[in-house]
RNA sequence: CCUGACCGGACGCCGAGUCCUGCCACCGGUCGGGGAACCAAGACCGCCGGCAGGAGCGGGGGACCCAUUUGUGGGCAUCGGUGACGGUGUCCUUGGGGUGAAGUCGCACGGGGCCGUUGGUCUCGUGGGGCCGGGUGUUUCUCCCACCCGAACCCGACAGCUGACCUCGUAGGCGACAGGAGAGGGAACAC
Numbered sequence: 001c002c003u004g005a006c007c008g009g010a011c012g013c014c015g016a017g018u019c020c021u022g023c024c025a026c027c028g029g030u031c032g033g034g035g036a037a038c039c040a041a042g043a044c045c046g047c048c049g050g051c052a053g054g055a056g057c058g059g060g061g062g063a064c065c066c067a068u069u070u071g072u073g074g075g076c077a078u079c080g081g082u083g084a085c086g087g088u089g090u091c092c093u094u095g096g097g098g099u100g101a102a103g104u105c106g107c108a109c110g111g112g113g114c115c116g117u118u119g120g121u122c123u124c125g126u127g128g129g130g131c132c133g134g135g136u137g138u139u140u141c142u143c144c145c146a147c148c149c150g151a152a153c154c155c156g157a158c159a160g161c162u163g164a165c166c167u168c169g170u171a172g173g174c175g176a177c178a179g180g181a182g183a184g185g186g187a188a189c190a191c
Stems, first nucleotide, its partner, number of pairs: 011175004018055007027046005032039002056170006066160001073092008095158001096155004103131003107127009132150006139184006
């Protein structure tokens, strides 16, 4: 000097995922506090955590009107029925739907399945590309430039929009000294 790991503090990014109040109690500090009785883990302050509530932010369901135009899967159990079938409960995911930027269309290679097998088709994985969508560049906006992302999960046959109304979430995961131009805002220092 560079790099990695751990602990603490601050700063910043994706994301709705932030803030406040009260109680409990861990820890630290100060001193005794209270009208008195009285209280030593006593009072006050700070503070990680837990619980309860609230504000803000985010999501889902849910009328008229508008839109839509009929297709409603499989298994198990149970009840009713002569039967066809219907009801209820439960499990599943191929139909459908939700959060989210996370869509769409080719191409190449490889694996697997099927077939009418010099090949065709379906599916999975990897790579690269077109269109389209999203993020960052440390005060804001615009433009340029540069670098990235296009996942994952959930509901469970079911939901269009939707006022009133009902209801849910407030997580998780990362980074390293911060491109250029123009126009604004704010602060600090000096005088």